[in-house]
RNAcentral holds the sequence, with entries from ENA.
Bacterial RNase P class A from an Alphaproteobacteria bacterium, 395 nucleotides, folded computationally.
Taxonomically the source falls in Alphaproteobacteria (Bacteria, Pseudomonadati, Pseudomonadota).
It matches the Rfam family "Bacterial RNase P class A". Rfam's curators write: Ribonuclease P (RNase P) is a ubiquitous endoribonuclease, found in archaea, bacteria and eukarya as well as chloroplasts and mitochondria.
It is recorded under the gene name rnpB.
Model confidence (mean pLDDT): 76 of 100.
Of the family's consensus pairs, 95% are formed in the model.
RNA sequence: CCAGACGGCUGGAUGGCCGCGCUUCGAGGUUCGCCUCGGGGUGAGGAAAGUCCGGGCUCCACGGGGACACGGUGCCGGGUAACACCCGGCAGGGGCGACCCUCGGGACAGUGCCACAGAAAGCAAACCGCCUGCUGCGCCUUCGGGCUCGCAGGUAAGGGUGAAAGGGUGCGGUAAGAGCGCACCGCGCCGGCGGUAACGUUGGCGGCACGGUAAACCCCACCGGGAGCUAGGCCGAAUAGGGGUGGCGCGCGCCGGGCUUCGGCUCGGCGCAGGCGUGUUCUCGCGCUGCCGCCCGGGUAGGCCGCAUGAGGCGUUCGGCAACGGACGUCCCAGAUGAAUGGUCAUCCCCUGCUCAGGCAGGGACAGAACCCGGCUUACAGGCCGUCUGGCGCC
Numbered sequence: 001c002c003a004g005a006c007g008g009c010u011g012g013a014u015g016g017c018c019g020c021g022c023u024u025c026g027a028g029g030u031u032c033g034c035c036u037c038g039g040g041g042u043g044a045g046g047a048a049a050g051u052c053c054g055g056g057c058u059c060c061a062c063g064g065g066g067a068c069a070c071g072g073u074g075c076c077g078g079g080u081a082a083c084a085c086c087c088g089g090c091a092g093g094g095g096c097g098a099c100c101c102u103c104g105g106g107a108c109a110g111u112g113c114c115a116c117a118g119a120a121a122g123c124a125a126a127c128c129g130c131c132u133g134c135u136g137c138g139c140c141u142u143c144g145g146g147c148u149c150g151c152a153g154g155u156a157a158g159g160g161u162g163a164a165a166g167g168g169u170g171c172g173g174u175a176a177g178a179g180c181g182c183a184c185c186g187c188g189c190c191g192g193c194g195g196u197a198a199c200g201u202u203g204g205c206g207g208c209a210c211g212g213u214a215a216a217c218c219c220c221a222c223c224g225g226g227a228g229c230u231a232g233g234c235c236g237a238a239u240a241g242g243g244g245u246g247g248c249g250c251g252c253g254c255c256g257g258g259c260u261u262c263g264g265c266u267c268g269g270c271g272c273a274g275g276c277g278u279g280u281u282c283u284c285g286c287g288c289u290g291c292c293g294c295c296c297g298g299g300u301a302g303g304c305c306g307c308a309u310g311a312g313g314c315g316u317u318c319g320g321c322a323a324c325g326g327a328c329g330u331c332c333c334a335g336a337u338g339a340a341u342g343g344u345c346a347u348c349c350c351c352u353g354c355u356c357a358g359g360c361a362g363g364g365a366c367a368g369a370a371c372c373c374g375g376c377u378u379a380c381a382g383g384c385c386g387u388c389u390g391g392c393g394c395c
Stems, first nucleotide, its partner, number of pairs: 001391010012348007020043010045366001049377002052375005057228004070224005075089005090104001091102004105219002110217002112213003127159002129155006136149001138147003167185006186208001187206008232305004242296007251272009274289006312331008349364006
């Protein structure tokens, strides 16, 4: 210098003017709820997003334990309030390398499935090929035999099919072959050593039997009550309606209770009549039962709390490879609810284009809180920093 790997940070800056939310101080007003004016402070994110996991908090359910069902997690160790997250390892795979990828328990507990192709796909299989035999036929012949076809067999080494064909390589062996035999590798079983463990390594035995699939049922281990801030709690009008009560007013009949000076008075129930409303009208049916005032309780509109001090941020230091944890110091950092966080100007910054080299024009990513926190995933213009790998050149 070129090419690359990994990790982290940032997400335009400053100032003026005009405005908005929250909060605080002061002044004024007020129906005492609050309102207005002025000053100060403060006001989006690394993802505030998707709402996919895990929690806090709230309400509901629940005497304790177990089993079953359902759902989730799944190599090992650690971290954490917890997790499907994170860290460190292991195994398998990829890369020359830095490094990257993996829903990575169990397929001798059982059941199921393995399409198409292929001769054969799960108590394996003979299509082509290779080899042997024939007292089968034909052809050739140097008469030793050879070849084609057919028949009966052997063979899983080769070809072909497939995601997958019952270990791999080599030597021996054989008619040709074959774990048929042997060596090494692989696989299985038993042991030794190292490691907390996953696992690694090594010795002996076994000729190899036991294919794949559990994001198929299933088995094993562990975890799991339900719903969610429209959670939930408090205050609470006007109007209408419910209950109680006081005053005034009010037809008839029947029944019952109380009082009575026996004339009546009063309360409750039922029926009829009347009135009002309604089904378009009649018949018929249904609902309500005068006026005024006071009190009580429920609900609605609306308001308040929940709601900003928290598994909190920053710094130093200690322990740990790390995730993370301990100690000390320091800070308070959005809180709307038809929903604030904006607009404009100037000077700079970055990118693109043009240029007469002075400048001019355009643009500045993804996106935007709504109970809060820890993660994951997704979106993102441009810029900055660190560690490492491979190659080339120079000293």